[in-house]
Context: one part of a larger RNA
């Protein structure tokens, strides 16, 4: 030096899963009644996590369950419980301090009084709005109205009931998917950007004001009574002619005339149906023999099945346990329903007329910007000018005029189809501890950083602690003997590879 052997070190590999990932369905807001998130407390002994809040691992009530219980956490001590504890579901009480954090600020209201403020994973609408990059350079352009920042809202949001499309034929709110189509169009006509109608689907829903006309016919608060509620009665006070209320809204309406007597809305005690928390019932071997530490294995003989999904049990169980198929109960929730109320010349149809009404710094025009596929002809904004009155007004190729067709702006609301996943449930030709979330474990922890922020490692004895009594050596650690166990698997614990270390044997 090489090989092998015996030990050690080390923690790969195998097996496992308590966690994760993805998809689907469901569900979807919380907060001045003080949230989200924290701080500090709280246990007989109590550092961490969890729970809880000076009533402090808890208090009360209702329901469920049925023998054990006093969280993770297996100890000592002391208690609770068939007079039903622990635990599970629902409701309530308590709930220190900080935090919107408020004895505040803003808004509404005559007042009494009321509302808002903050938080939320992604999703939505709006405001502001990059650059790297691409153009093989770069400035218009592109990246991109993206990222980012800010505001606001909801369980969805936004949009939405034609001053729309279309083209001689017609359609009939909006949204989403497919197609149309990488088409029309835009573009240093470069790079590149990029629709709509229509068609096929999902879903489907329409309403209310302003005005004409009528002119107080209206409404609110408090107190008292009735009522399950809706509502109603009385008294007192207040709002309101700068118009409460009726009427009416584009199949235009009002006014006027004629005909029909049908209508609309609220509440849900009682009743009906559906859904539904914790939960309950739920078939059939634990028969004989063998192996074994242990039967769920092998052999024999049986049984159930609307249940042979799955998990557990000392190995591999339809019939041992939990379950599964299939059923049941149920706090409560949702929908329908008048027998309870409210409104009324209400609701419907038709006729008549050059009578009345129909959204103004608007439509439109000029100009300058931004934006768009929108080209002179998208949409928006600044500045300047500025209509008409239904015999009126607007219109998507442009301008003017005429015709034809479609529509009625300058007020408001509107479910579903759509988006997302903090959350719940289910599933997987997803991962299996260097994987899968950063975290299977006291993980956004330890640790690092002044800070914004960065950010780990770390799972497994055994069926059961039976976790090695006792003796010997030692100062102790530890070792030996001995015992437990199927096996030391001995807690630095399953398996225990290699590098590496030591000793031995051979060359």
């Nucleotide at each position: 030096c090489c090989a092998c052997c015996u030990a050690g070190u080390g923690g790969a590999u195998g097996a496992c899963u308590a966690g994760g990932c993805u998809c689907a369905a469901g569900a979807g807001c919380c907060g001045a009644g003080g949230a989200a998130g924290g701080g500090c407390g709280u246990g007989g002994c109590a550092a961490g996590c969890u729970g809880c809040g000076a009533u402090a691992a808890g208090c009360c009530c209702g329901g469920g369950c049925g023998a054990g219980c006093c969280g993770c956490a297996u100890g000592c001590a002391g208690g609770c419980u068939u007079a039903g504890a622990a635990c599970c579901c629902g409701g309530g009480a308590u709930u220190c301090c900080c935090g919107a954090a408020u004895u505040g600020c803003u808004c509404c209201g005559u007042a009494a009084g009321g509302a808002g403020c903050g938080g939320g994973a992604a999703c939505g609408c709006g405001g502001c709005g990059a650059a790297c990059u691409g153009a093989a350079g770069c400035a218009u352009c592109u990246u991109a109205g993206u990222a980012g920042c800010c505001g606001c809202a909801g369980g969805a949001a936004a949009a939405g009931a034609a001053a729309g499309c279309a083209a001689u034929a017609g359609c009939g709110a909006u949204g989403c998917c497919g197609u149309g189509a990488g088409u029309a169009c835009c573009g240093g006509c470069g790079a590149g950007g990029g629709a709509a109608a229509g068609c096929g689907g999902c879903a489907g829903a329409g309403g209310g004001c302003a005005a004409a006309c009528c002119g107080a016919a209206u409404c609110c608060g408090c107190u008292a009574g009735c009522g399950a509620a809706a509502g109603u009665u009385a008294g007192c006070g207040g709002a309101g002619a700068u118009g409460u209320g009726g009427g009416g809204u584009u199949a235009g309406g009002g006014c006027c005339c004629g005909g029909g007597u049908a209508g609309g809305c609220c509440u849900a005690a009682g009743g009906a149906a559906g859904c539904a928390a914790a939960g309950c019932c739920g078939a059939a071997g634990u028969c004989c023999c063998c192996u074994g530490g242990a039967a769920c294995g092998g052999g024999g003989c049986g049984c159930c099945a609307u249940a042979g999904a799955g998990c557990g049990u000392g190995a591999a169980a339809g019939c041992c346990g939990c379950g599964u198929a299939g059923g049941c109960a149920g706090a409560g929730c949702u929908u329908c329903u008048a027998u309870g109320g409210c409104c009324a010349u209400u609701c419907c149809c038709g006729g008549u007329g050059u009578c009345c009404c129909a959204g103004a710094g608007u439509a439109g025009c000029g100009u300058g910007c931004g934006u768009u596929g929108g080209a002179u002809u998208u949409c928006g904004c600044g500045c300047g000018c500025g209509a008409a009155g239904g015999u009126g007004g607007g219109a998507g190729a442009c301008u003017u005029u005429a015709a034809c067709u479609c529509c009625c702006a300058a007020c408001c609301c509107u479910a579903a189809a759509u988006a997302c996943u903090c959350c719940u449930u289910g599933a997987g030709a997803c991962c299996g501890a260097u994987a899968g979330c950063g975290c299977a474990c006291u993980a956004g922890u330890a640790c690092c950083g002044u800070g914004a922020g960065g950010g780990a490692a770390a799972g497994u004895u055994g069926a059961a602690a039976a976790g090695c009594a006792u003796c010997c050596c030692u100062a102790a650690c530890g070792g030996g003997a001995g015992g437990u166990g199927a096996a030391a698997a001995g807690c630095g614990u399953c398996u225990g590879a290699a590098a590496c270390u030591a000793g031995g044997u051979g060359g």
Predicted 3D model of a 507-nucleotide part of an RNA (large-subunit ribosomal RNA, domain I) from an archaeon. Its mean pLDDT, the model's own confidence on a scale to 100, is 83. It was read from a public genome assembly.